This is a predicted structure of a 326-nucleotide part of an RNA (large-subunit ribosomal RNA, domain IV) from a freshwater metagenome. The prediction has a mean pLDDT of 88.

[in-house]
Context: one part of a larger RNA
RNA sequence: CCACGGUUAAGGAACUAGGCAAAUUAGCCCCGUAACUUCGGGAGAAGGGGCCCCCCGGGCGACUGGGGGCGCAGAGAAAUGGCCCAGGCGACUGUUUAACAAAAACACAGGACUCUGCAAAAUCGAGAGAUGAAGUAUAGGGUCUGACACCUGCCCAGUCACGAUAGGUUAGGAAGUUGGUUAGGGAAACCGAAGCUAGCGACCGAAGCCCCGGUGAACGGCGGCCGUAACUAUAACGGUCCUAAGGUAGCGAAAUUCCUUGUCGGGUAAGUUCCGACCCGCACGAAAGGCGUAACGAUCUGGAUGGUGUCUCAGAGAGAGACUCG
Repeated sequence: CCACGGUUAAGGAACUAGGCAAAUUAGCCCCGUAACUUCGGGAGAAGGGGCCCCCCGGGCGACUGGGGGCGCAGAGAAAUGGCCCAGGCGACUGUUUAACAAAAACACAGGACUCUGCAAAAUCGAGAGAUGAAGUAUAGGGUCUGACACCUGCCCAGUCACGAUAGGUUAGGAAGUUGGUUAGGGAAACCGAAGCUAGCGACCGAAGCCCCGGUGAACGGCGGCCGUAACUAUAACGGUCCUAAGGUAGCGAAAUUCCUUGUCGGGUAAGUUCCGACCCGCACGAAAGGCGUAACGAUCUGGAUGGUGUCUCAGAGAGAGACUCG
C1' cells in the first nucleotide's frame, strides 16, 4: 500500500451527481396507533414498556401473584424490519434485454371497435390436409385502450374501410365499314368475290374508378388580423378574412415550457432541484385516451427524524497477503 472484516474522542451528511457504502432498527408479549380509503386496508403505522435466575402461592397447562439474587449487558451467541412526510409514473401479483438497461417498457383483469352463421373468419401448407375446435356469436380471430371513479367534445373536405347503384368511363365481344393482297373480268385505264391481313367501329358490356351516402374508441385534423369599457391595463363585445371544422371538459413552466433559474408563495441562514399557485400551452388535451385515485413498487424526485468514519481528519489495533529473514 491493496483486499476482506472489526473499533474510535468531539461533531453528525459538513461527504457526494446522489446518504453510494456503512451504521441504526431487528425476535416474542403488552399498551398504543394519524391523514387518507375502493371500508378490505393504511398497520409491524408512528410511539412506548417488558423479557434472566432462585423461593413461595394459584392454575391441568400456557401463564400469573408475592418475595429474593447476579452481571456492563437477560430476545446475554448466530440469525433477524430503520422510520416518517410530499410529489411524478405505472392501478395491482406478474414479464423482460441468458452475459452492461428490471423500468415509467411488456403483460394484465376491465373497456371499445371490427371481422366471422360453420365446409366460419383467420393461420400453416404446392397439395392432400391441419390448427381454429371435437369449439358455434355468452364463441373464435384482428386492432386499440389498460383496475376503479368522473368522463371521452367539434370536423366526413382528403385518405381508409363500408353501403348504394341511376348516370359516366372501361377489359372484352361485335353488326358494319375502310385500306392492302388477288382468283377473275376488261383492249386498256381500271374494277374486283372469297379468304388472309392492317385499321375504324354503331351496339352490348362485369368488377373497378368517377359519382352518391353515411362512418372517428377508422388514418387523421381541431385558425388569422383589427378595433372596443369614465385613470391605466385588460377585453365580456364588435368587424373582417380563411376553413371540413377551428381545441370543449379537465389539466397546465408539466417525463411536455424554447425564452427560463418565468413570476408569486412555502420549505433553507443561503434552494437552477422540490411542493403549492398563476397561465404568456415556443410545441397539453380527451381510448397513440383526459383528469383523479386507496393499495402496491429492489421504480424516479424533494424533504424530515434516528443512527452513522460518507466527511471535518484521521488514529490505534488484529489476523491473512505484500515485505524482511530463513